[in-house]
Molecule: Guanidine-I riboswitch aptamer
Organism: Geobacillus sp.
RNA sequence: AGAAACGUUUUCGAGGGUUCCGCAGCUGCCAGGCGGCUGGGCUGUGACCGAGAGAAAACGCGCGGCGCUGCUCGCGUACACGGAGGGAUAAAAGCCCGGGAGGA
Numbered sequence: 001a002g003a004a005a006c007g008u009u010u011u012c013g014a015g016g017g018u019u020c021c022g023c024a025g026c027u028g029c030c031a032g033g034c035g036g037c038u039g040g041g042c043u044g045u046g047a048c049c050g051a052g053a054g055a056a057a058a059c060g061c062g063c064g065g066c067g068c069u070g071c072u073c074g075c076g077u078a079c080a081c082g083g084a085g086g087g088a089u090a091a092a093a094g095c096c097c098g099g100g101a102g103g104a
Base pairs, nucleotide, nucleotide: 007059008058009057010056011055012054015049016048020046021044022042023039024038025037026036027035028034029033060077061076062075063074064073065072066070079099081102085097086096087095
């Protein structure tokens, strides 16, 4: 220096905050209702973010097979302890820096 794809996407969800919705408090008005301000030390069968070391699936990849080029069959796709600090978004997080620093 190069190669070996420790592959990609979707859904779920551990967890996360608060832009919106809801809720709560205060408040304006025409007091039905609509609006304003404040609150995530507000639980949200609302929504949003969400993992290399979480789950599932699809595809992909590798190897092998077959009545062989198939929208095909089978097997495999392992292992993985981890700060501080910084970054994005409205804000935060197991998100990103990061299979990092470090450790075994």